[in-house]
RNA sequence: GGAUCGGCCUGGCAAACUCGCCGCGAGGCGGGGACGCAAAGCCUCCGGUCCGGCGUGCCGCAAAGCGGUGACGGAUAGCGGGGUUGCCGGA
Numbered sequence: 001g002g003a004u005c006g007g008c009c010u011g012g013c014a015a016a017c018u019c020g021c022c023g024c025g026a027g028g029c030g031g032g033g034a035c036g037c038a039a040a041g042c043c044u045c046c047g048g049u050c051c052g053g054c055g056u057g058c059c060g061c062a063a064a065g066c067g068g069u070g071a072c073g074g075a076u077a078g079c080g081g082g083g084u085u086g087c088c089g090g091a
Base pairs, nucleotide, nucleotide: 004091005090006088007087012037013036017032018031019030020029021028022027035078041084042083043082045081046080047079048076049075050074051073052072057069058068059067060066061065
């Protein structure tokens, strides 16, 4: 110095809820607040889950329309996998 393991020390992040703002929505941002987290730092490449304005394919119903589904777009990194960076220092 690196890998693995771990989390005493030093610290770090911040669930639910709540107030304000943004968004069609999932959800996001800021304040308060801590359920938890050894990466709960960062990144949508893979899978999962959630959302759906406009446009559009297919199916069902007699049809308006409704429902389902696909593609597509978006969200979730605190749902996993993966990538990448990092604190302490015992084995």
A computed fold for a 91-nucleotide RNA from a Gammaproteobacteria bacterium, annotated as c-di-GMP-I riboswitch aptamer. Its Rfam family is "c-di-GMP-I riboswitch aptamer". Gene Ontology term of the family: cyclic-di-GMP binding. The family is grouped with related families in Rfam's "c-di-GMP_I riboswitch clan". NCBI's taxonomy places the organism under Bacteria, Pseudomonadati, Pseudomonadota, Gammaproteobacteria. The coordinates come from a structure-prediction model, not an experiment, and the mean pLDDT is 79.